[in-house]
RNA sequence: GGCAGCGUAGCUCAGUGGUAGAGCAGAGGACUCAUAAGCCUUUGGUCGGAGGUUCGAAUCCUCCCGCUGCCA
Numbered sequence: 001g002g003c004a005g006c007g008u009a010g011c012u013c014a015g016u017g018g019u020a021g022a023g024c025a026g027a028g029g030a031c032u033c034a035u036a037a038g039c040c041u042u043u044g045g046u047c048g049g050a051g052g053u054u055c056g057a058a059u060c061c062u063c064c065c066g067c068u069g070c071c072a
Base pairs, nucleotide, nucleotide: 001071002070003069004068005067006066007065010024011023012022013021018055026042027041028040029039048064049063050062051061052060
């Protein structure tokens, strides 16, 4: 330098046009003599950045940034 994949909650990851989700972690509650486990509720996101297409974009297109792999 070329090609491909990935970037979404604190962490690990779903979601491939129609109101952004799960598990773990965090907070609260109930239970218990008390703690843990398990149970119930709940906080937390400008979906890497900019532009475009569309009535509507995390999702499709272009460019840029970062990470990984392959080739040279």
Predicted 3D model of a 72-nucleotide RNA (transfer RNA) from a Candidatus Parcubacteria bacterium. Model confidence (mean pLDDT): 84 of 100. The sequence was found in a public genome assembly.